[in-house]
């Protein structure tokens, strides 16, 4: 230098353009003398920048991290 992928709650990881979902964690509350465990609720997310479309996590593109191939 060329080339291909991947970025989503604190972690991991789902959404074939039409309301962004789970587990773990973590508050709170019930239950216990007192924790643990069980059980309830709740709080937390689409990497940045444009374009496209009524409407984009989703499709173009451009940059930023990372990860791999090729020389």
């Nucleotide at each position: 230098a060329g080339g291909c992928g991947a970025a989503u709650g604190g972690u991991u990881u789902a959404a074939u353009g039409g309301u962004a979902g789970a587990a773990c964690u973590u508050u709170g509350g019930u239950c216990u003398c007192c924790a643990a465990a069980a059980c309830u609720a709740a709080a937390a997310g689409u990497g940045u920048g444009g374009g496209u479309u009524c409407a984009a996590u989703u499709c173009c593109u451009a940059c930023u991290u990372c990860g791999c191939c090729u020389g």
Description:
Predicted 3D model of a 71-nucleotide RNA (transfer RNA) from uncultured Christensenella sp. The sequence was found in a public genome assembly. Rfam family: tRNA. By type it is a transfer RNA. Its mean pLDDT, the model's own confidence on a scale to 100, is 83.